The part of an RNA shown here (small-subunit ribosomal RNA, 3' major domain) has 481 nucleotides and comes from an uncultured organism. The prediction has a mean pLDDT of 81. The full RNA is in RNAcentral, with records from ENA and SILVA. Its Rfam family is "Bacterial small subunit ribosomal RNA". Gene Ontology terms of the family: structural constituent of ribosome and ribosome.

Context: one part of a larger RNA
RNA sequence: UGACGGGGGCCCGCACAAGCGGUGGAGCAUGUGGUUUAAUUCGACGCAACGCGAAGAACCUUACCUGGGCUUGAACUGCUGGGUUUAGCUUCCUGAAAGGGAAGUGAACCUGCUUGCAGGAGACCAGCAGAGGUGCUGCAUGGCUGUCGUCAGCUCGUGUCGUGAGAUGUUGGGUUAAGUCCCGCAACGAGCGCAACCCUUGCCUUUAGUUGCCAGCGAGUCAUGUCGGGUACUCUAAGGGGACUGCCACGGAUAACGUGGAGGAAGGUGGGGAUGACGUCAAGUCAGCAUGGCCUUUAUGUCCAGGGCGACACACGUGCUACAAUGGGCGGCACAAAGGGACGCGAAACCGCAAGGUGGAGCUAAUCUUCAAAGCUGCUCUCAGUUCGGAUCGCAGGCUGCAAUUCGCCUGCGUGAAGUUGGAAUCGCUAGUAAUCGCGGAUCAGCCUCGCCGCGGUGAUACGUUCUCGGGCCUUGUACA
Repeated sequence: UGACGGGGGCCCGCACAAGCGGUGGAGCAUGUGGUUUAAUUCGACGCAACGCGAAGAACCUUACCUGGGCUUGAACUGCUGGGUUUAGCUUCCUGAAAGGGAAGUGAACCUGCUUGCAGGAGACCAGCAGAGGUGCUGCAUGGCUGUCGUCAGCUCGUGUCGUGAGAUGUUGGGUUAAGUCCCGCAACGAGCGCAACCCUUGCCUUUAGUUGCCAGCGAGUCAUGUCGGGUACUCUAAGGGGACUGCCACGGAUAACGUGGAGGAAGGUGGGGAUGACGUCAAGUCAGCAUGGCCUUUAUGUCCAGGGCGACACACGUGCUACAAUGGGCGGCACAAAGGGACGCGAAACCGCAAGGUGGAGCUAAUCUUCAAAGCUGCUCUCAGUUCGGAUCGCAGGCUGCAAUUCGCCUGCGUGAAGUUGGAAUCGCUAGUAAUCGCGGAUCAGCCUCGCCGCGGUGAUACGUUCUCGGGCCUUGUACA
């Protein structure tokens, strides 16, 4: 100087407390361990591995296994020699395919040059050097990422002090979300962080007015911005304004600042996002990519078929659906936002109980399409393993796709399991948040999506800092570095 303490002081955080809703019990989905297996490819392991890499495992993917093939190779570069009916195309045999074999047909480029010939390149064959490797090492690395932590810290120059390691500044008194700011001070300044600048959302305004909108005017319809028209409003998308403790009062050291108030759409960082200092964990990744070294070279490379990654006495994590009446069923009525869509989105109409099919208008999309559910309302069920719950299984169908047996999704009918609110323990959350309800997108032929990332609808409860956990600053002890 640090680190540590079952030392002290001050402070903060859904850290506790006060609440709301869960997990832990059930069924299923999914990941992991274990076991099994020819293989169940590999990685990730407290927080910070376990719906993680994987934003799509039937083939492919695929890295694994079994079997069958190839060997300058599936892809790439160069060298040497050979090389004209060579490449390509068609057909046949064998085979699961890959591969192996046979027959037929049969071009083109450059130079010299008179058709044609000669030479060269290319293709092919033989050989060589390089190739290839999701083989090993993340403890040889780059790059990227997680984490402490959006915590308020981490340092430097000069000066001063100290023999020196170092100290000071950065400590102290206040204050703040903040090493934020003020005051003081052997310090004076500065840098990386904080904040601001950026995006979005909330208010107003200017410009613009179609594909959006419809107040007034006119036309038309059973009805609808449908049409003329208009650009006021909503909205769209460019610009500008607006919030700064600016104003008032009180407290405070006359400061920083705090508390309250006015005005205001918004008030003290308005809400949300992007943004992650010096460093820590030899944290993660050689399987995204790159890369040193090592290993391999008729195989640890490569092609193909089939299987596996989907197994199942069991254990754990993350979710979904429930156990019901604040509910289930049936009918009627209503209201979003954000996105996607020419290999696509697909309307009306018709067929089918439905999944779906036929159909093809319109749409290169503010134009067309995809467009809610909780909710409101009426009827019914009356506390039951039920008109709760939907697992499981059977039959019949639909869709995608060469192909749904291993191993897809969906529909109808039947079947109707566990489950009556969950032990010890444990998680999330302070506002348009929790809870609850549906909608969209990426990946994608299809889909195991109950995941992930977004969007809107309805919309709660909370006295405080004694204690638990984590963190910051000062101080103290230490036989630790």